Predicted 3D model of a 1476-nucleotide RNA (small-subunit ribosomal RNA) from an uncultured prokaryote. The prediction has a mean pLDDT of 84. It matches the Rfam family "Bacterial small subunit ribosomal RNA".

């Protein structure tokens, strides 16, 4: 410090998410040690048990218990009983001090509660200092004794008694009150020592002295009470609140000011600077985070506050309205003899409950501190310690060094290896920790140590006792295998998973952290995503529809004063702890200590006077006013006009009119429409008219008149900052709508009819009512838009136009200049870009309004307004990871422009109808093997299924296999025949001993082959063409597709490649921020067309010779031809046009503008096709999904489609005769002459491995004869019979021949296909495959040989430019709403159930205050107390109201949900432009 995520990509906007830090945490897995901290965040829920506040005998009367001592008695000589307050002491009691501290909790409280800084009208036990006293009396009450009641708690009566308990009297420096005369009010003793007297050692009294109390008072210290400024949450869907309320006077009251309380008087007080109300909350030092400013929090520690079962109340006291006190009421719990009683853990432990969750019913007062006491001491769950918990922070360890055969296992593998990995084993070493033993502190300044035999130290043992968790798709460090197969699952966001998952689960490996690691939750950060620091508002969310103006905010120049703001200095304060810095102490650290700094604040005071403020005086540049002549659809009211529509009346006139894409409804023979004249009525104002004018906006358009607002310009003059903005408020505010009353021609929601349509509640047509118009009153909203708030200042220009003025001259329909408007273009600058640009969206100032992801929703509820419609203000639950802006490249458009193509048109011939052939679908079947499906599947793979092929089915048989490699063994290989069987196969006989090398034979070795054996393996037309290679189709032989450098742009990208021409062409030319280049185009290649040359057999034959008359032979090399080389065509030449490219025409030429045809197919598209040509990853089968065999099937057949053949006839059929090709093929072959057969063919075998021979007669054509328009002499399907050929074999299932049979069909609906010249059409020929053939197919070859193209409006396809876009899976796109279903949250809802607050009223406990006896009282008195009465009052009751929560039949809309229904509203001109 950033990153991921909207898009095909980009920039910006904007949300969501992540990486960091933190915690009083919890959960999961795991867990060695120590130190230091921390530990009920929930039920202020209920609590068993124990402990947490006592102490003082030096205040007192005393003596229940214990002990010592002494005595007496019993006796077992050490025990028991009794006696002695004489002693140590001390239960209970009187009295004093303390129980108001310490400890807990955070319910309440939005407050002078807290924080900070101040203040005056107060009190203060114990403590300190000072002054003065402490004299003399009195009567009681507990304890105790006696009696009584009660279950108990406890109580009653009588009697005795002490005091530092209580009460008078005296005194009064100071103190209090005062009318200044005076008046009032105190006290307590206790302990120790000495001395004197008495008694003779005990007791009593007086005195002295010391200590400590007591009383009064002054001052201090400490603590507390009270008041004030400022600060300290949210909500305006809470706007008004308040009667003791605000103030005064008087009285009361308090320690003290005060409506604190009361009486009277006045009518105030608070509030938009947020009163009141509601919700939430203890506050602070601080803690967490952050660069900071801030934000969140308020555990532990410290300060303050509040509370103590709930509510109320007072008493005592220095202090309380009192956690472990009292009284009352309530709820709850316990005891009970039912009559009554007792209790309060939010003290420490602990229990139950709640909860995700939080510890021991421990030790000690040794230390620190507190209470009491003279003290010793006692008490102290404060505190100090220990226990439990990885809850947090910090530290340590789980070993160190060497060790390669790089071991085994595991994982992976391209099978070679690689990883784990020096890791282990193994060798040497060490002992922190652990265990055992021994020693052993500080904490204590004399004694006293819970912790604790603790910290620490020493010795011994022995690597011994000690590693996990999460993650590994990107963000984010870290990758492979297996399993799974949109399943199981993961997920913080994006997103993974549908058979090769680095994303699920496991494993190996790796990465990170480590006694922890992850997850969850909360907070801050990142988030400049509430923006003070530090954001925005033309189009992303956001300028109010417009103005006037209140409060508020801001405000021109000069001068003087002041000192509120401001600036500086000083002083006080800002508790300690914390944070920071330094140093020091625990072995280090955490932790702790000391010192410093800091605490950014507040207060007081001194000073300054620039700026702001305030006050005074002045100024004129802002603002306003006066004056002048002009401009204007500015406003209101009145009057007047013409054109047009409609209606009515009358005339002329006759059959239509009207309307539409086309029609119909409609009007018209009862006379329409048309036309002429007249009348009526309403509304709107042609031309002028223009990015002209006016107005704040809405808006304003005939003419005239009246009244009236504003602006501009010009001139001087006046006022003297009077200004700008503007929350609330007030006014205006299109259209539609509402109310009342008019008006109503045209237009026209609703409505009706006619069309259109699948439907048409629409678009179109014919009608037509509200309304539109007027007056008055409402409504108050618009895409009320410049989507741009108002005002002021500054910042290049140019051009047009409106209004006013000035100047100039040539005096104009002129030019120049100024001011004010309104437009265009454009620089700087700004902007995400588009764009804005002196009329800013630039640079600044002031003020207002508004925004903070999309949806839900401008909705609900509540309030306000409205007659209503509705407007305004305005949420939440829930849901999504986007929604949205600008621009870019594509694609698309029932957008535009240009261009091309047998694309249309113009033509010729077909298909679609028939029969047959063939392919496909479907159906059938044991099987009808598989693939191909718009164009780009369907006479396609298949250039040829009877067996084979063959992959399919049935049946029969095989298992290292039909085939490959390797091991070991035997045998030469090989050949012949037999039996069984459908065959595969099985049985079994015989012949045969080879080749090469070594070597003398024997024999050995090798190669190849066969047999049987064993295992690795073979094998698979099994799956995946959506894992792939290769090959192919298509767009398309369309003219495109790109790159380098440069330039432009933030960028995606653009430019180049666009533009003007031209071309078949991104072909070329010109221009140009482009300059070049590549793949395509063209050319180079092949064939055809002309010529030359070379060559001359098997081809050719002009001349010569021969001839069987056939180039047959000799011969020739002329010609044709063959096949090599070369030439030729390049817009080269001419004319015209054009800048050029090029175009048009012409000449010459065999050929003329790419001469014709072919091969050749850019970047890419279709997850196009093919795993069944081949190759191949992965998966699957392995006595079978492999291999063999026989038979069957691929040829089925109600049907549908594609592609073809043959026809339907006379441009024809048939017969006879005659003519002319090219290109091919041939030895398991083509097969001549000849003979046989009607024929298919047969017999036979010359020639030919081919310019020689054969296939092989080309056919249309031509000549002639016949047929005469018929289902025919057309057509040939189907069928019968008889044959031929191939082949082991023609049944399923071949072709051909002959005779006979003679179906449909008479030119084919909608629709649709091919073709632009040697083309279409038509005619035959050959070949591949192949034994044969279902070939009418396919591929080649030649023969005959047309018609038409005006042209580019339309259909289809394509190209270029442009435009719109909400599409990018790219229009076969996207997408809206109702309905149906499921789920979720919410609103309304007859009501109903709680809670809360408040008002009124009733009752009225305890208690304070008031009154108060005829009752009570010992001392004292102008006495006190009490029953009782009474004001106030808690709880409770009743009634009304407020707020809030839950729930509810039914109901409303909303959201979400792979494949529901109906339509097609939006996005393109979205097919009626869209929207408000």
């Nucleotide at each position: 410090a950033g990153a991921g995520u909207u898009u095909g990509a980009u920039c910006a906007u904007g949300g969501c998410u992540c990486a960091g830090a933190u915690u009083g945490a919890a959960c999961g897995c795991u867990g060695g040690c120590g130190g230091u901290a921390u530990g009920c965040u929930u039920a202020a829920c209920a609590c068993a048990u124990g402990c947490a506040a006592g102490u003082c005998g030096a205040a007192c009367g005393g003596a229940a218990a214990c002990g010592a001592u002494g005595g007496u008695a019993g006796c077992u000589u050490g025990c028991u009983a009794c006696c002695a307050g004489g002693c140590g002491u001390c239960g209970a009691g009187u009295g004093g001090c303390g129980g108001a501290c310490g400890g807990g909790u955070g319910a309440g409280u939005a407050a002078c509660g807290c924080g900070u800084a101040g203040g005056a009208a107060u009190c203060u036990g114990c403590c300190c200092a000072g002054u003065a006293g402490u004299g003399g009396g009195g009567g009681a009450c507990a304890a105790c004794c006696a009696g009584g009641g009660g279950a108990a708690a406890c109580c009653c009566u009588g009697g005795c008694u002490a005091a530092u308990a209580c009460c008078g009297c005296a005194u009064a420096c100071a103190c209090c009150c005062u009318a200044c005369g005076g008046g009032g009010a105190a006290a307590a003793g206790a302990g120790g020592g000495c001395c004197u007297c008495u008694u003779c050692u005990u007791g009593a009294a007086a005195g002295c002295u010391c200590u400590u109390g007591c009383u009064a008072u002054u001052g201090g210290a400490u603590g507390a009470g009270c008041c004030u400024g400022c600060g300290u949450g949210a909500g305006a869907u809470u706007a008004g609140c308040u009667a003791g309320u605000u103030g005064g006077u008087g009285a009361g009251g308090u320690a003290a000011a005060a409506g604190c309380u009361c009486a009277c008087c006045a009518a105030g007080g608070c509030g938009a600077c947020g009163a009141u109300c509601u919700c939430u909350a203890g506050c602070u030092g601080g803690u967490c985070u952050g660069a900071g400013a801030g934000g969140a929090c308020g555990a532990u520690c410290a300060g303050c506050c509040a509370c103590a079962c709930u509510g109320g109340g007072a008493c005592u006291g220095a202090g309380a309205c009192a956690c472990g006190g009292c009284c009352c009421a309530g709820a709850c719990u316990c005891c009970u003899a039912c009559g009554g009683g007792a209790g309060g853990c939010a003290g420490c432990a602990g229990u139950g409950g709640g909860g995700a969750a939080u510890a021991u019913u421990g030790g000690a007062c040794a230390a620190u501190g507190g209470g009491c006491g003279c003290a010793a001491g006692c008490c102290u769950g404060a505190u100090c310690c220990a226990g439990c918990a990885a809850u947090a922070c910090c530290g340590c360890g789980u070993g160190g060094a060497g060790g390669a055969u790089g071991a085994c296992a595991c994982a992976u593998u391209u099978c070679g290896g690689u990883g784990c990995g020096u890791a282990a084993a193994c060798u040497c070493c060490u002992u922190u920790u652990a265990u055992a033993u021994a020693g052993g502190a500080a904490g204590a300044u004399a004694a006293u140590g819970a912790c604790g035999g603790u910290a620490c130290u020493a010795u011994a043992u022995g690597a011994a006792u000690a590693a996990g968790c999460a993650c590994c798709g990107g963000c984010u460090a870290a990758c492979u295998c297996c399993g799974u197969g949109c399943c199981a699952g993961c997920a913080g966001c994006c997103g993974c998973g549908g058979u090769a998952a680095u994303a699920c689960g496991g494993a190996g490996g790796g990465u990170g952290c480590a006694a922890g690691c992850g997850u969850u939750a909360c907070u801050c950060g990142g988030a400049a995503u509430c923006a003070c620091u530090g954001g925005g508002c033309g189009u992303a969310a956001a300028g109010a529809g417009c103005g006037u103006g209140u409060a508020g905010g801001c405000g021109g120049g000069u001068u003087a004063a002041u000192a509120a703001g401001u600036u500086g200095g000083a002083a006080g304060u800002g508790a300690a702890a914390u944070c920071c810095u330094a140093u020091g102490g625990c072995u280090c650290a955490a932790c702790c200590a000391u010192a410093g700094a800091a605490c950014u604040g507040c207060u007081u005071u001194c000073a300054a006077a620039a700026c702001u403020g305030u006050u005074g005086a002045c100024c004129u540049a802002g603002a306003a006013u006066a004056u002048g002549g002009g401009a204007g659809a500015g406003g209101u009211a009145g009057a007047u006009g013409g054109a047009a529509u409609u209606u009515c009346u009358g005339g002329u006139g006759u059959a239509g009119g009207g309307g539409u894409a086309a029609a119909a409804u409609c009007c018209g023979u009862a006379g329409a429409g048309a036309u002429c004249a007249g009348a009526a009525g309403g509304a709107a104002u042609a031309c002028c008219g223009a990015u002209u004018g006016c107005g704040a906006a809405g808006g304003c358009g005939a003419u005239c008149u009246a009244c009236u607002g504003g602006a501009a310009c010009a001139u001087u003059a006046u006022u003297g900052a009077c200004g700008c903005u503007g929350a609330g408020a007030c006014g205006c505010g299109a259209a539609a709508g509402c109310g009342u009353g008019g008006g109503g021609a045209g237009c026209a929601a609703a409505c009706a009819g006619g069309a259109u349509u699948a439907g048409a509640u629409a678009c179109c047509c014919u009608g037509g009512u509200a309304g539109u118009c007027c007056a008055c009153g409402c409504c108050c909203u618009a895409a009320a838009c410049g989507a741009u708030g108002c005002a002021c200042a500054c910042u290049a220009g140019u051009u047009g136009u409106u209004g006013c003025c000035u100047u100039g001259c040539u005096c104009g329909a002129c030019a120049a200049g100024g001011c004010a408007g309104u437009a265009a273009u454009g620089c700087a600058g700004u902007u995400a870009a588009c764009a804005c640009a002196u009329u800013a969206a630039g640079u600044g100032u002031g003020c207002c309004g508004c925004c903070u992801g999309g949806g839900g929703a401008g909705u609900a509820c509540g309030g306000u307004c409205g007659c209503a419609a509705g407007a305004u203000u305005a949420a939440a639950a829930c849901u999504c990871a986007a929604a949205g802006g600008a621009a870019u490249a594509g694609a698309c458009g029932g957008g535009g422009a240009c261009c091309c193509g047998c694309a249309c048109a113009a033509g010729c011939g077909g298909u679609g109808g028939a029969g047959c052939a063939u392919g496909u679908g479907g159906u059938u079947u044991a099987a009808u093997u598989c693939g191909a499906c718009u164009a780009u599947a369907c006479g396609c793979g298949a250039a040829g299924a009877a067996c084979c092929u063959u992959a399919c089915c049935u049946g029969g048989a095989c298992u290292u296999g039909a085939c490959a490699u390797a091991g070991a063994a035997a045998g030469a290989a090989u050949c012949u025949a037999a039996u069984a069987g459908a065959g595969a196969u099985a049985u079994a006989a015989g012949a045969g001993u080879g080749c090469u090398a070594g070597u003398u034979u024997a024999c050995u070795a090798g190669a190849g082959c066969u047999u049987a054996c064993a295992u690795a393996c073979a094998g698979g037309u099994g799956c995946u063409g959506c894992a792939c290679g290769g090959c192919u189709g298509u767009c398309g032989u369309c003219a495109g597709c790109u790159c380098g450098u440069g330039u432009c742009g933030u960028g995606a990208g653009a430019u180049g490649u666009u533009g003007g021409g031209u071309u078949a062409a991104g072909u070329c030319c010109c221009g140009c921020a482009a300059c070049g280049a590549g793949c395509g185009c063209a050319a180079c290649c092949c064939u055809c067309g002309u010529g030359u040359u070379u060559a001359g057999u098997u081809a050719c034959u002009a001349a010569c010779a021969g001839u069987u008359c056939g180039g047959c032979u000799g011969a020739g090399g002329a010609c044709u031809c063959u096949a090599g080389a070369c030439a030729g065509a390049c817009u080269g030449c001419c004319u015209g046009g054009g800048u050029a490219a090029c175009c048009a025409g012409g000449a010459g030429g065999a050929a003329g503008g790419u001469g014709a045809g072919g091969a050749c197919g850019a970047c890419g598209u279709c997850a196009a096709g093919u795993c069944a040509u081949c190759a191949u990853g992965g998966c699957c089968c392995u006595u079978a999904c492999g291999g063999c065999c026989a038979g069957g099937g691929c040829u089925a057949c109600a049907c549908a489609c594609g592609u073809g053949c043959u026809a339907c006839a006379a441009u024809g059929g048939g017969g006879u005769a005659u003519a002319c090709a090219a290109a091919g093929a041939g030895c398991c072959g083509c097969g001549a002459u000849a003979c046989c057969g009607u024929g298919a063919g047969g017999u036979g075998g010359a020639g030919c491995a081919a310019a020689u021979c054969u296939c092989a007669u080309a056919a249309a054509a031509u000549a002639u004869c016949u047929c005469c328009c018929a289902g025919u002499u057309c057509g040939g399907a189907u069928a019968g019979u008889a044959g031929u050929c191939u082949g082991c074999a023609a049944c399923u299932c071949g072709a051909c021949u002959a005779c006979u049979u003679g179906a449909a069909g008479u030119u084919g609906g909608a629709a649709u296909c091919g073709c632009u010249a040697g083309u279409a059409a038509u005619c035959g020929u050959a070949g591949a495959u192949c034994a044969g053939c279902a070939a009418u197919g396919c591929u080649a070859c030649g023969g005959u040989g047309a018609a038409u193209a005006c042209g580019u409006u339309c259909c289809c396809g394509g190209g270029u430019c442009u435009u719109g876009u909400a599409c990018u899976c790219a229009c076969c796109g996207c997408c809206c709403g109702u309905c149906a279903c499921a789920c979720c949250a919410u609103g309304g809802g007859a009501g109903u159930u709680g809670a809360u607050u408040u008002c009124a009223u009733u009752c009225g406990a305890a208690g304070c205050g008031g009154g108060g006896a005829u009752g009570c009282u010992a001392a004292a008195g102008u006495a006190g107390c009490u029953a009782c009465c009474u004001u106030c009052c808690a709880c409770a009751g009743u009634g009304g109201a407020u707020u809030u929560a839950g729930u509810a039949a039914c109901u409303a809309g909303g959201g979400u949900g792979a494949a529901g229904u109906c339509g097609u509203a939006a996005c393109a001109a979205g097919g009626u432009a869209a929207c408000c």